A computed fold for a 73-nucleotide RNA from a Candidatus Harrisonbacteria bacterium, annotated as transfer RNA. The source organism's lineage runs through Bacteria, Bacteria candidate phyla and Candidatus Harrisoniibacteriota. The sequence was found in a public genome assembly.
RNA sequence: GGGUGUAUAGCUCAAUUGGUAGAGCGUCGGGUUGUGGUCCCGAAGGUUACGGGUUCAAAGCCCGUUACACCCC
Numbered sequence: 001g002g003g004u005g006u007a008u009a010g011c012u013c014a015a016u017u018g019g020u021a022g023a024g025c026g027u028c029g030g031g032u033u034g035u036g037g038u039c040c041c042g043a044a045g046g047u048u049a050c051g052g053g054u055u056c057a058a059a060g061c062c063c064g065u066u067a068c069a070c071c072c073c
Base pairs, nucleotide, nucleotide: 001072002071003070004069005068006067007066010025011024012023013022019056027043028042029041030040031039049065050064051063052062053061
């Protein structure tokens, strides 16, 4: 230099290929318990890496940028 992949909650990952952003763990509150753990109920937490474009509507499509990983030279 050329090519491919990944980027979504604090962490690990989903979202059926355009139509209300979710789960597990963790955190907080409550119940249970003599206390704690386990278990049960509930809640908070998101610019979907960043900037544009297309569309009535974008995490998912198009262009560019950044970070990381891999392959080729």